[in-house]
This record gives sequence, C1' cells and structure tokens, in this order.
RNA sequence: AAAAGGCAAACCCGGGGUGACCCGGGGACGCAAAGCCACGGGACUCGCGCCAGCGAGUCAGCCGGGCUGCCGAA
Repeated sequence: AAAAGGCAAACCCGGGGUGACCCGGGGACGCAAAGCCACGGGACUCGCGCCAGCGAGUCAGCCGGGCUGCCGAA
C1' cells in the first nucleotide's frame, strides 16, 4: 500500500455547571495519535480590581512539548 478495527465536529434530546464547558444517547464534519497530561504559548469563562493586572476555572478537535500506542506490503 491494502484491509480490519477506532475516535466523533456542527446540530438534536436528557442531565450537570453562574459560565466557558462537561457527561450520557442520537448524529458524522473530520481525525494516523481527534489516546492521555494544562508543562510553554494561545483562546474563552467567572470573580475581584487601584483598570496595570490578580485569583479560580474551561478548551488536548488552536500550536508546541512530554508519556503511551493499533494494523502494516515493499
């Protein structure tokens, strides 16, 4: 290469959260790490603020980094 298998955006339904968003079901735009980790950058939310920022969070399907990992011809 090929084939098998995997994940699942938007949207809808149910539930949770002030919120970003998360969980379950449906659904597939896509994905070879779209598996895991908020470590660096970034985006977003909430609170405070002397309007410089500070604190607490969310996003791994924004980029980088770390760890792990399926099939596989030549």
This is a predicted structure of a 74-nucleotide RNA (c-di-GMP-I riboswitch aptamer) from a soil metagenome. The prediction has a mean pLDDT of 86. The sequence is in RNAcentral, with records from MGnify. Rfam family: c-di-GMP-I riboswitch aptamer. Gene Ontology term of the family: cyclic-di-GMP binding.